[in-house]
Predicted 3D model of a 538-nucleotide part of an RNA (small-subunit ribosomal RNA, 5' domain) from an uncultured bacterium. Its mean pLDDT, the model's own confidence on a scale to 100, is 82.

Context: one part of a larger RNA
RNA sequence: GAACGAACGCUGGCGGCGUGGAUAAGACAUGCAAGUCGAACGGGGUUUUGAUUAUAGCAAUAUAGUUAAGACUCAGUGGCGUAAGGGUGCGUAACACGUGAACAAUCUGCCGGGAAGUGGAGGAUAGCUCGCCGAAAGGCGAAUUAAUACUGCAUAUGGCCAAUACGGGAGUCCGUUGAAGCCAAAGCCGGGGCAACCUGGCGCUUCCUGAUGAGUUCGCGGCCUAUCAGCUAGUUGGCGGGGUAAAAGCCCACCAAGGCUAUGACGGGUAGCUGGUCUGAGAGGACGACCAGCCACACUGGAACUGAUACACGGUCCAGACACCUACGGGUGGCAGCAGUCGAGAAUUUUUCUCAAUGGGCGCAAGCCUGAAGGAGCGACGCCGCGUGGAGGAUGAAGGUCUUCGGAUUGUAAACCCCUGUCAUUGGUGAACAAAGCUUACGGUUUACUGCCGUGGAGCGUGCUAGUAGCCAAAGAGGAAGGGACGGCUAACUCUGUGCCAGCAGCCGCGGUAAUACAGAGGUCCCAAGCGUUGUUC
Numbered sequence: 001g002a003a004c005g006a007a008c009g010c011u012g013g014c015g016g017c018g019u020g021g022a023u024a025a026g027a028c029a030u031g032c033a034a035g036u037c038g039a040a041c042g043g044g045g046u047u048u049u050g051a052u053u054a055u056a057g058c059a060a061u062a063u064a065g066u067u068a069a070g071a072c073u074c075a076g077u078g079g080c081g082u083a084a085g086g087g088u089g090c091g092u093a094a095c096a097c098g099u100g101a102a103c104a105a106u107c108u109g110c111c112g113g114g115a116a117g118u119g120g121a122g123g124a125u126a127g128c129u130c131g132c133c134g135a136a137a138g139g140c141g142a143a144u145u146a147a148u149a150c151u152g153c154a155u156a157u158g159g160c161c162a163a164u165a166c167g168g169g170a171g172u173c174c175g176u177u178g179a180a181g182c183c184a185a186a187g188c189c190g191g192g193g194c195a196a197c198c199u200g201g202c203g204c205u206u207c208c209u210g211a212u213g214a215g216u217u218c219g220c221g222g223c224c225u226a227u228c229a230g231c232u233a234g235u236u237g238g239c240g241g242g243g244u245a246a247a248a249g250c251c252c253a254c255c256a257a258g259g260c261u262a263u264g265a266c267g268g269g270u271a272g273c274u275g276g277u278c279u280g281a282g283a284g285g286a287c288g289a290c291c292a293g294c295c296a297c298a299c300u301g302g303a304a305c306u307g308a309u310a311c312a313c314g315g316u317c318c319a320g321a322c323a324c325c326u327a328c329g330g331g332u333g334g335c336a337g338c339a340g341u342c343g344a345g346a347a348u349u350u351u352u353c354u355c356a357a358u359g360g361g362c363g364c365a366a367g368c369c370u371g372a373a374g375g376a377g378c379g380a381c382g383c384c385g386c387g388u389g390g391a392g393g394a395u396g397a398a399g400g401u402c403u404u405c406g407g408a409u410u411g412u413a414a415a416c417c418c419c420u421g422u423c424a425u426u427g428g429u430g431a432a433c434a435a436a437g438c439u440u441a442c443g444g445u446u447u448a449c450u451g452c453c454g455u456g457g458a459g460c461g462u463g464c465u466a467g468u469a470g471c472c473a474a475a476g477a478g479g480a481a482g483g484g485a486c487g488g489c490u491a492a493c494u495c496u497g498u499g500c501c502a503g504c505a506g507c508c509g510c511g512g513u514a515a516u517a518c519a520g521a522g523g524u525c526c527c528a529a530g531c532g533u534u535g536u537u538c
Stems, first nucleotide, its partner, number of pairs: 001538004006534005013386006019379002026342003030339003035080003040077002043074014087297003097221007106214002111210008119153001121151002129142005158183003165176004187202006223269003230260003235257004240252003272294004276287004299320005322333004350376001352375003358372001359370004389419002392416001399410004423479001425474005437460003441455005482527005487508003493522005503510002
């Protein structure tokens, strides 16, 4: 000099863009952060309309019941999602990361393309109801019911597949073929039709392929320490087996005795890695906040289940610590999600708005959900921009300070005069961010349709940001300057006070009666909505 996720002191007008728990991976009140589908399914409740029965009434009608259709709602079965998105950096010196390869050793839900199919049966169960236990959380029993839930059967384009055959190979075998054997499925919403049945859409099953994502293996690369020198028995390799989606001591039996190491094994310390960031002329050094990729973790430790994917932040089980409820028998919980609280700390924000945009989940769709995200709020924490006025104005006013008492300086500074109108203020005007979606019209296609294709753009309707940005006008210099320094380094000097005292100080050093070094004042210098100090890095 530059830099910072900074802190502290003094000061503080506006805006834009960024950024903000670095310490206790400490503990957490409260709210929200993952749901959705009635076009998979059966119920409960409320309600509307129609039909019908009974009663009352002369009738209109009213009440109650049954039934059909519809609407809203509640939990449940079922499907998909909850493995993404969001957070943190504890652990990890490792194929964790980076980079380059490999899988003849692999999987891949949803999505795109293609082939074939979707036949016919059955038994349950939640819910509801009843009974029982319990303070609660919850549990037990009985009866009963549905499905795109579950289980057989059929079919097999196809797939799996160590017969066989063909080809290759010295051989274990490899490739092609593939008998026997094994392996599927589910319906729902519309249209036409008296029906049988036909048909559109969404699904379902088997398989091939693509895409995407993931898993695994290997080479190379990057911290400190020898005051750590030897380490290792599943250890190193083989054979056989198990296991996995898949190679492998991944695991097991047997056999061999190997394997690593001064190019630093093993041990100890520290640490998430990278793209990058800061600095520097570069070489290098330091760092890894924000943003992006990968990894690891989710109170601590362990385990598996489900599933295409987890050994699973807002799932399950076990153990532990902690906290809460309790009728003392027993239960419940996990903010390193967004806000917020306490704590410790020099120190780090609102218990905000909206799903309008982008993206995600579910759904045919309308739509619902989304603390992702988009906005707003707070903080000079940073960077950038703007303003706090401009021109004129000498009797060089007053006041202050200094003085050799003549004057000098503050100083064109002020007053005064003439202007301007940024920002803030007030009044008016006023966006973009929206593309979709639904209804409807026309044409084509179709036996037909809430189907498909195309055209038109009439209607409905949606604005958080926002009465914001921007623009126009009004008024009036009116509302807006401080901080540090002035002995040398280092730009900037005098007076007064103090008297080795009080104090200053980055280094050298100042202060003991004339202190440009302390304190105050005037003046000056440097920066400026900041200026200094401290810390850290180059």